[in-house]
RNA sequence: CGGCCAGCACCGCCGAGUCGCCAGCGAGUCGGUUCUUGGUGAGCCGGGGAUCCGUGCACCACCGGGGUGAGUCCGCGAGCCAUCGCGGUAGGGCGUCUUCCAGCCCGAACCCGUCAGCUAACCCGGUAGGCGGUCACGGAAGAGGGG
Numbered sequence: 001c002g003g004c005c006a007g008c009a010c011c012g013c014c015g016a017g018u019c020g021c022c023a024g025c026g027a028g029u030c031g032g033u034u035c036u037u038g039g040u041g042a043g044c045c046g047g048g049g050a051u052c053c054g055u056g057c058a059c060c061a062c063c064g065g066g067g068u069g070a071g072u073c074c075g076c077g078a079g080c081c082a083u084c085g086c087g088g089u090a091g092g093g094c095g096u097c098u099u100c101c102a103g104c105c106c107g108a109a110c111c112c113g114u115c116a117g118c119u120a121a122c123c124c125g126g127u128a129g130g131c132g133g134u135c136a137c138g139g140a141a142g143a144g145g146g147g
Stems, first nucleotide, its partner, number of pairs: 009134006018042006026035003043127006053117001064115001065112004073088006091106004096143006
């Protein structure tokens, strides 16, 4: 000097997954303080649930039906099936927000258990997980905010 790994701090991304308070437990840190477990409140998110409206079947089963989510659907190939691979695609994401252009990605996974349309009151639940960066944040028009 360069590369790789780890820890701490800071800045970000997907996502509802944030913040306050009260306790507990250990860990990190020079200190400040951070992480972590539980409870509670606010915020955010999801489900159930009348009239009216909608539906025309439902019960069960060769095959149900439904929910969270952007994550649907089509073609081709392999296969006995389950499924797998390739190409596309509805749709979704990329540093305040909207639109246009450009570029780069995703297009999964899981849950309920024969049962649920919408739905006021009311009732129930979740508040995770996974990543990137350390001088970067593509261009144009507009809006808003700060100094």
This is a predicted structure of a 147-nucleotide RNA (c-di-AMP riboswitch aptamer (ydaO/yuaA leader)) from a Micromonosporaceae bacterium.